[in-house]
Context: one part of a larger RNA
RNA sequence: GCCCACGAGUUAGUCUCUGCAGCGAGCCUAAGACCUACCGGGUCGGAGGCGAAGGGAAACCGAGUCUGAAUAGGGCGCUCAGUUGCAGGGGCUAGACGCGAAACCCGUGUGAUCUACCCAUGGCCAGGGUGAAGUGGGGGUAAAGCCCCAUGGAGGCCCGAACCCGUACUCGUUGAAAAGAGUUGGGAUGAGCUGUGGGGAGGAGUAAAAGUCUAAUCAAACCGGGAGAUAGCUCGUUCUCUCCGAAAUAACUUUAGGGUUAGCCUCGACGUGCAACUGCUGGGGGUAGAGCUACUGGAUGGAUGGCGGGCCCUACCCAGGGUACCCCAUCCAACCAAACUCCGAAUACCAGCAGCCGAGUGUCGGGAGAUAGUCCGCGAGUGACAAUAUCCGCGGACAAAAGGAGAAAAAUCCAGAUCGCCGGCUAAGGCCCCAAAUCUACGCUCAGUUCUUAAGGAAGUUGGAUUGCUGUGACAAUCAGGAUGUUGGCUUAGAAGCAGCCAUCAUUUAAAGAGUGCGUAACAGCUCACUGAUCGAGGAAUCCAGCGCCGAUAAUGAUCGGGAAUAAGCGUAGAGCCGAAGCCGCGGACUCACCUAGUGAGUGGUAGGAGAGCGUUCCUGUCGGCGGUGAAGCGGUCCCGGAAGGGUCCGUGGAGCGUCAGGAAGUGAAUAUGUGGGC
Numbered sequence: 001g002c003c004c005a006c007g008a009g010u011u012a013g014u015c016u017c018u019g020c021a022g023c024g025a026g027c028c029u030a031a032g033a034c035c036u037a038c039c040g041g042g043u044c045g046g047a048g049g050c051g052a053a054g055g056g057a058a059a060c061c062g063a064g065u066c067u068g069a070a071u072a073g074g075g076c077g078c079u080c081a082g083u084u085g086c087a088g089g090g091g092c093u094a095g096a097c098g099c100g101a102a103a104c105c106c107g108u109g110u111g112a113u114c115u116a117c118c119c120a121u122g123g124c125c126a127g128g129g130u131g132a133a134g135u136g137g138g139g140g141u142a143a144a145g146c147c148c149c150a151u152g153g154a155g156g157c158c159c160g161a162a163c164c165c166g167u168a169c170u171c172g173u174u175g176a177a178a179a180g181a182g183u184u185g186g187g188a189u190g191a192g193c194u195g196u197g198g199g200g201a202g203g204a205g206u207a208a209a210a211g212u213c214u215a216a217u218c219a220a221a222c223c224g225g226g227a228g229a230u231a232g233c234u235c236g237u238u239c240u241c242u243c244c245g246a247a248a249u250a251a252c253u254u255u256a257g258g259g260u261u262a263g264c265c266u267c268g269a270c271g272u273g274c275a276a277c278u279g280c281u282g283g284g285g286g287u288a289g290a291g292c293u294a295c296u297g298g299a300u301g302g303a304u305g306g307c308g309g310g311c312c313c314u315a316c317c318c319a320g321g322g323u324a325c326c327c328c329a330u331c332c333a334a335c336c337a338a339a340c341u342c343c344g345a346a347u348a349c350c351a352g353c354a355g356c357c358g359a360g361u362g363u364c365g366g367g368a369g370a371u372a373g374u375c376c377g378c379g380a381g382u383g384a385c386a387a388u389a390u391c392c393g394c395g396g397a398c399a400a401a402a403g404g405a406g407a408a409a410a411a412u413c414c415a416g417a418u419c420g421c422c423g424g425c426u427a428a429g430g431c432c433c434c435a436a437a438u439c440u441a442c443g444c445u446c447a448g449u450u451c452u453u454a455a456g457g458a459a460g461u462u463g464g465a466u467u468g469c470u471g472u473g474a475c476a477a478u479c480a481g482g483a484u485g486u487u488g489g490c491u492u493a494g495a496a497g498c499a500g501c502c503a504u505c506a507u508u509u510a511a512a513g514a515g516u517g518c519g520u521a522a523c524a525g526c527u528c529a530c531u532g533a534u535c536g537a538g539g540a541a542u543c544c545a546g547c548g549c550c551g552a553u554a555a556u557g558a559u560c561g562g563g564a565a566u567a568a569g570c571g572u573a574g575a576g577c578c579g580a581a582g583c584c585g586c587g588g589a590c591u592c593a594c595c596u597a598g599u600g601a602g603u604g605g606u607a608g609g610a611g612a613g614c615g616u617u618c619c620u621g622u623c624g625g626c627g628g629u630g631a632a633g634c635g636g637u638c639c640c641g642g643a644a645g646g647g648u649c650c651g652u653g654g655a656g657c658g659u660c661a662g663g664a665a666g667u668g669a670a671u672a673u674g675u676g677g678g679c
Stems, first nucleotide, its partner, number of pairs: 001679006011094013026050003032044005054061002064076004097236002100233001104226004109222002117199008125190001127159003130155001134151006163187003168183004202218001204214002239613006249262005264369001265367008277355007289343001290341002296337003300333007308326002310323005373398007381390002403414003418588004423584003429578003432563003438575007450565001456550002460547008469538001477534005483507003488502003513528001517526002589603006614668001616665006623658001625657002633652004638647003
């Protein structure tokens, strides 16, 4: 992992609601007793319970009563049938749908055969090295200290086996081993190692202290019990079909992944009578927009004015003048605002009427679920006019929605699947091939743009607009000229058109700047503007629009879904076709409604509500049921039913089983890292 079996809303009491039944202003018995055909049933039994009256704290009064001074008002009542049983829905108390903690507590509970420490008594430590004190001898001293030699054999001394330990690395890691093996390493006369016997224990022991160790268990052992602890948590929760069908919001919550109430779903009872949509009519508003010498604020420029301020000039002061400054006032122009408004929509909202439509809706009661939402479009806040971000509002989809399109893809686009059909029409989207369906006309694009993006850049190309020039010859090109006063003045080392400053005239001319750009130290030189000639037809500039170009860098070779395509790309117009579980046609099923025998409408669905059924085991009755001429079970086979399911026949098997009706449940498995067994 698979197969087979087992495996989870039960039972009791009580409250409440619904259905059915008995009796009814009443209804019912409990314990117990008696009878009996004795797992049972029947007859007594009214003790008691519920109801028939309430109000008040109570006394008490009573269809009223309490409050109160009240014959007032107000509160609660008076009108409305209950009760017992059975069945079902739900609550509560119990383990209360099942499995699951870590923990807590209890005990004359069990443990120190492991291990830590202690007590008692035994055992063990090859060999080698070092050479303390002391002692002897000698030297030395006034005498000592002291020195030398010898002897001696100390030490948590040294090296190193046994023994003990376990430093580092390697191996092992479903191991040979639930801690080992190898190599290396530490101690090895000591706080040493070790045998045997003994001691103390669970909030306790023991501990050279690591929360270590106390039998492979230790921040409180193990065993049994309280015990089915508790688990707002996770997982699981078993047959079928039919009708309806949510929520992820609000308020409160030691509340935030849990609840309670409301909203939203469902079922029932009793009402009401037109919800939604469309049209018309009537309303209030201060949003979008807009505007602001219409307010409050913000904010830019200009003009004018101001015995105003600052600064500068003149000046003894007064005063005068000036100003790329500041301030104020007035005027002009152009602006900004969620917390500005002289204005002001569309929508939305409210009301009335009408149409259409069979809905909608109210009250009460039974049962819920849900209170983690997500993305998309639009309007705001937060953020960075970031986020598959976050938080609101309105709508949609998903959630709980299959089908078609988007290559693939919950949320996008189209469209809401009752079932069948080898019938038809369409939607989005498509129509060269993969792959169902395509053609026509006119343009555009050359980039494979199509099939990734911006600022920005460019005589790409197409169309349009405007303004100059042009056979009195434009534009381009070529040839020639492009001069003189003059090296203008200043400045400067120099400044000659061409560092810079000022001026920018005049002359000769067809034309020629006191010079457009190179260039020189400065000149020179080249060139341009400008003019003539040659040439001979359009040419120059700016703007707008369409499609393209560059900008354009990522890791396997690699993308438009692919092939490929110059139309099979893009734009405009037209005609056609394909295309879905949409719509239509034909047939079937079910639900609801009705003017009821035929029409109409409907039938996606998670949580969840409601309804109708199938099957299993047992009990009672039933069929004078079936069965060794072969029951159940098992394997196969064919048939029937809308599903759960039911049956025929064959084989196996070898003794029980069924029909119909009723009753009662240990009543249905694919999932619980479920339990047991098998493979």